Overview:
This is a predicted structure of a 319-nucleotide part of an RNA (large-subunit ribosomal RNA, domain IV) from a Chloroflexota bacterium. The coordinates come from a structure-prediction model, not an experiment, and the mean pLDDT is 84.
Context: one part of a larger RNA
């Protein structure tokens, strides 16, 4: 010096990206317990006191009172707490060996397919799963408890339905032409071949956005100024509704105002000029839950001021 551990005056997060790490807390009994809430919870909330050994009394596995003492459960085991916000409802699942999460799943919602020899899947097939099930079922997609909701656009792409017309393959059809044969023709045989008929699909018509997706620009205007409820104009399939908003989304930006601090690029509450939120690629809230993320406080401590001492094992020296 390194590893593991023990203790520490005064201070108590001044350490640090960050209380990382390590303390504190902890059993049982009594009292007491807020906001909020889906009325179950939250809750061991928080907070306060007592018990453990001995003696006495009593209504006697206990209670009350008193006492000793090293505040005593053999050891071991054995919550630190609170406030505010984000995300995900929850218990669960996951990158065996750098990620446990806000990712996946989930109950619930919704759409589509499927009438049973089901759809769908595996297989060349036989056959099997689906299912010894039968639409309150099965398969597939999206969303993700619950609450309040889920706006406008079918022009494009897709899907579903329609069938009058157009286009149209194989096939049908066979006008006509040519070859062969013949002196010539006809017939036969062969080759080629127009019109016409001809399915689905596409064109076409309609529907469909909890299908893929999309959801404007410029100019003017109110008796201070500013702003623009209002008007004009261009374009579009339609021009973003409710709600939320510097957000895990905001470039400018440490936006501006307020709160918290002596001091706050973080945090919380607002504002709205949303570079580039927005409604099941769901929107906004929400009790409970979380080895999740962010900010603050109390307690606590060798994290630190600032280091010291000790135990064990290494390293090192000698044998």
């Nucleotide at each position: 010096c390194c590893c593991u551990c023990u203790u520490u005056a005064a201070g108590g997060a001044a350490c640090u990206c960050g209380g990382c790490a390590a303390u504190c807390u902890a059993a049982c009994c009594c009292c007491g317990u807020a906001a909020c809430u889906u009325a179950g919870g939250g809750a061991u909330a928080a907070g306060g006191g007592g018990u453990a050994c001995c003696c006495u009394u009593c209504u006697a596995u206990g209670a009350a009172g008193g006492g000793u003492g090293a505040c005593a459960c053999a050891a071991g085991c054995a919550g630190g707490c609170c406030c505010a916000a984000g995300c995900g409802a929850c218990u669960g699942u996951u990158u065996a060996a750098c990620a446990a999460a806000a990712a996946c799943a989930c109950a619930g919602g919704u759409u589509c397919a499927u009438g049973c020899a089901a759809a769908a899947g595996c297989g060349u097939a036989a056959g099997c799963u689906g299912a010894a099930g039968u639409a309150u079922a099965u398969g597939a997609g999206c969303u993700g408890a619950u609450a309040c909701c889920u706006g406008c656009c079918c022009a494009g792409c897709g899907c579903c339905g329609g069938a009058a017309g157009g286009u149209u393959a194989a096939g049908g059809g066979g006008a006509g032409a040519u070859g062969u044969u013949u002196u010539a023709a006809a017939a036969g045989c062969a080759u080629u071949g127009a019109a016409c008929c001809g399915a689905a699909g596409c064109c076409c018509c309609g529907g469909u956005a909890a299908g893929c997706g999309g959801c404007g620009g410029c100019c003017g205007u109110a008796a201070c100024u500013a702003u623009a409820a209002c008007g004009g104009u261009c374009c579009u399939a339609a021009g973003g509704u409710a709600g939320c908003g510097a957000a895990g989304u905001c470039c400018c930006u440490u936006g501006u105002c307020g709160g918290g601090u002596a001091a706050g690029u973080u945090c919380c509450g607002a504002c709205c000029c949303g570079c580039a939120c927005g409604a099941a690629u769901g929107g906004u809230g929400u009790a409970a839950c979380g080895a999740c993320u962010u900010g603050g406080g109390c307690g606590c401590u060798g994290u630190c001021u600032c280091a010291a001492a000790g135990a064990g094992g290494g390293a090192c020296u000698c044998g």
Taxonomically the source falls in Chloroflexota (Bacteria, Bacillati). The full RNA is in RNAcentral, with records from ENA.